[in-house]
Context: one part of a larger RNA
RNA sequence: UGACGGGGGCCCGCACAAGCGGUGGAGCAUGUGGUUUAGUUCGAUACAAAGCAAAGAACCUUACCAGGGCUUGACAUGCUGUGAAUCCUCUUGAAAGAGAGGGGUGCCAUAAGGAACGCGGACACAGGUGGUGCAUGGCUGUCGUCAGCUCGUGCCGUAAGGUGUUGGGUUAAGUCCCGCAACGAGCGCAACCCUCUUGUUUAGUUGCCAUCAUUGAGUUUGGAACCAUGAACAGACUGCCAGUGAUAAGCCGGAGGAAGGCGAGGAUGACGUCAAGUCAUCAUGCCCCUUAUGCCCUGGGCGACACACGUGCUACAAUGGCCGGGACAAAGGGUCGCGAUCCCGCGAGGGUGAGCUAACCCCAAAAACCCGUCCUCAGUUCGAAUUGUAGGCUGCAACUCGCCUGCAUGAAGCCAGAUCUCUAGUAAUAGCUGGUUUUCCAUACGGCGGUGAAUUCGUUCCCGGGUCUUGUACA
Numbered sequence: 001u002g003a004c005g006g007g008g009g010c011c012c013g014c015a016c017a018a019g020c021g022g023u024g025g026a027g028c029a030u031g032u033g034g035u036u037u038a039g040u041u042c043g044a045u046a047c048a049a050a051g052c053a054a055a056g057a058a059c060c061u062u063a064c065c066a067g068g069g070c071u072u073g074a075c076a077u078g079c080u081g082u083g084a085a086u087c088c089u090c091u092u093g094a095a096a097g098a099g100a101g102g103g104g105u106g107c108c109a110u111a112a113g114g115a116a117c118g119c120g121g122a123c124a125c126a127g128g129u130g131g132u133g134c135a136u137g138g139c140u141g142u143c144g145u146c147a148g149c150u151c152g153u154g155c156c157g158u159a160a161g162g163u164g165u166u167g168g169g170u171u172a173a174g175u176c177c178c179g180c181a182a183c184g185a186g187c188g189c190a191a192c193c194c195u196c197u198u199g200u201u202u203a204g205u206u207g208c209c210a211u212c213a214u215u216g217a218g219u220u221u222g223g224a225a226c227c228a229u230g231a232a233c234a235g236a237c238u239g240c241c242a243g244u245g246a247u248a249a250g251c252c253g254g255a256g257g258a259a260g261g262c263g264a265g266g267a268u269g270a271c272g273u274c275a276a277g278u279c280a281u282c283a284u285g286c287c288c289c290u291u292a293u294g295c296c297c298u299g300g301g302c303g304a305c306a307c308a309c310g311u312g313c314u315a316c317a318a319u320g321g322c323c324g325g326g327a328c329a330a331a332g333g334g335u336c337g338c339g340a341u342c343c344c345g346c347g348a349g350g351g352u353g354a355g356c357u358a359a360c361c362c363c364a365a366a367a368a369c370c371c372g373u374c375c376u377c378a379g380u381u382c383g384a385a386u387u388g389u390a391g392g393c394u395g396c397a398a399c400u401c402g403c404c405u406g407c408a409u410g411a412a413g414c415c416a417g418a419u420c421u422c423u424a425g426u427a428a429u430a431g432c433u434g435g436u437u438u439u440c441c442a443u444a445c446g447g448c449g450g451u452g453a454a455u456u457c458g459u460u461c462c463c464g465g466g467u468c469u470u471g472u473a474c475a
Stems, first nucleotide, its partner, number of pairs: 001475002003472003007469007015459002019422001021420003026314008034305002043052001064300007073125001077124002079121005087102006107114002127289002130287003136283002138278003141274001143272001148187006154163003167178003193266004198234006208223002213220001237260001240254002243251002320375002323372004332363003337356002342351003382413001387408007428451002431448004
C1' cells in the first nucleotide's frame, strides 16, 4: 500500500421489512446431468451453464454412426493435353457414381492463338467443425451504470509511498459548495443521441370530416378547422416566491405549467477482476492427419429413458366453465407473397382468384370485457394428459421423427416443506404480431397495445456494494 475480520462509524441497493404473484407437489413442453447406444456430434457448469450458442435437427442443416465410393481431390493458383459449353436418351446402382449412344459449334481474333466452361495427366499444393481459449487477436459475460480509477508539476518521506482523492455539508453521482501543501488535468458521472409525454408552424394523399350538399358507405362534390401522420421549432433551467442552511452548495413547501427538480424508458459500461467464455462465426502461432482426422452419397442418429435438476405452459375451478348476441386497440408483415368474395366441407381444409410492390388491398376474428341462458361445489358441463379411429396440409419423402381437424377415450391434479421476481401504467391478467429457406414440434425469443392493483413503519437483522477508521503472525 492492499486484502481480510462472526472490528467500529456513515451511506446505498426489491438487500431485508410491508405487500402482490409465482416456482418447489401434478400433467405436458423444452434444456441439462446421468444412463443407454454403432452413434446418441460439439461447446456452455455457482451467482455470471442449463427455452444457452440454436432467429426454428424429417432429407439438407450435420460437425456423429453404419454401409457404398473418391484420392491434385467438393474449393484456389500455376503447367500441359484435349474438347467450346449447355443439352437429350439408354444400361447398372439405394444414391454418389460408372458405362454407352446421339445431337451440336457460339464469342474475340494479328488466323499463331485467346476468353469462359468441361474432361484427362504429372507435381507444387489443396483440405481438416482435428488439438491447445493455459500460446493469441477480435468479440462477449461479470462485479456494475457501482462511483470510482489515474496523471503532470509542486510539497512531505532514506524508501516503498503519501498528499491531491482526506475533513465540514450536499447529491443518484469524486455531483456541487466551503476549508485545506497543494495547484491543475484526464478516463468515468452528467449532458450531447433515440423513443414517449405538451404546444406552434408547415404539408394535404392513399389518411381526416366541423360547417354546406350527397350516399348503403368520407361514397362523391367540397374543406384544411379537428384527428392522425411526417418535418422543423418551442418548452423545464431550482427560472419565480416563502422557509431552512454558513450570506454557499443544496433541501423542503408553493405558484404557474402538458410535464418539476435526473419528467419516463432506451442506447451508452472508466482503470481493472475472474489464466471467466469462445481455436465450432471469423482470424491466427505451434502441434497433428494427408488413398485420411480430407471429400461425395444413402440410411440412421442428434428425438433413446429406471432416474435427478433448471426454465416454462396448462390446471386444480363459481371473481369460474359451456353456449348465443354485442363493443373497443396498437404495432407489425405481404409478389418465392398476403389472399377478399362466392361455392363445397361439422372442421382442419379444398375450388374460385377481386384487390394489393401497400396510410389505398389483404393477413384481421382482437381477447380479456358487457348482456342473456344453463351448470350449483361434484374429481364435476373443472382439468386436459394419454390412447383408438377417420381425415387435412406442407414437402421428392411425414415409419423412426412434423403440424392441424372431427369423433371417441377422459390419467394425475382439490393450492403444495424451502425459495424467487416485482415500487406504477409497474406487478398481475387477457390477446395481437414479427423474424427464422418449404412445413413446423413456438408453451420459446423479440415487440405491441387492452384491463389494471397492493405496499414501503423503517434500516435491528440476512445478502451485495461504496467510503473513512482500527487490528493483523496474510501478500
The part of an RNA shown here (small-subunit ribosomal RNA, 3' major domain) has 475 nucleotides and comes from Linaria vulgaris. Rfam family: Bacterial small subunit ribosomal RNA. The RNAcentral record of the full RNA draws on SILVA. The prediction has a mean pLDDT of 82. The organism belongs to Linaria, within Eukaryota.